[in-house]
Source information: Fluoride riboswitch aptamer (crcB RNA motif) from Microlunatus antarcticus, 74 nucleotides, folded computationally. Its Rfam family is "Fluoride riboswitch aptamer (crcB RNA motif)". For this family Rfam cites "Widespread genetic switches and toxicity resistance proteins for fluoride" (Baker et al., Science, 2012). The organism belongs to Microlunatus, within Bacteria. Its mean pLDDT, the model's own confidence on a scale to 100, is 77.

This record gives sequence, structure tokens and C1' cells, in this order.
RNA sequence: AUUGAUGGUGGUGAUGGAUUCCGCCUGAGGCCUCGGCCUCGAACCGCCGUGUGGCUGAUGACUCCUGGGACGAA
Repeated sequence: AUUGAUGGUGGUGAUGGAUUCCGCCUGAGGCCUCGGCCUCGAACCGCCGUGUGGCUGAUGACUCCUGGGACGAA
């Protein structure tokens, strides 16, 4: 110096929020007052059907809150 692994950080898992756990990505460039900023990537952006069209769900998983729907005398 390069590469890989592990860990950390951040992001992400089809409709809102939170705890815990799990999966995936976590790379490159530029500016500067050296602490920050900007740009481009990665993960990610539901399913069925040739098509007209149709279907499930506020979870990745558990629980709770909020919103919506159905049933019920409550």
C1' cells in the first nucleotide's frame, strides 16, 4: 500500500410512530473554516394475470399507540 474478515456508524425491509430482535447495504468523488457540507451509487420501492382486471396488509417479526375497515345488544 492492497485485499479479506470482524466490529462500529449510518441507511434500509409495499401506507404513520415507538421498544426489542432479525435480514440486507454500508462504496466513490468534490469543497472547506477540519468541524461540517454537497453529488453519485448500494440495500429498498407487494402479489396474481396474455390482457381487460383482481387480491392481502398500517409489523421484516413480536407488542403497544394512532388512523381506517368488518362483525357485534354491549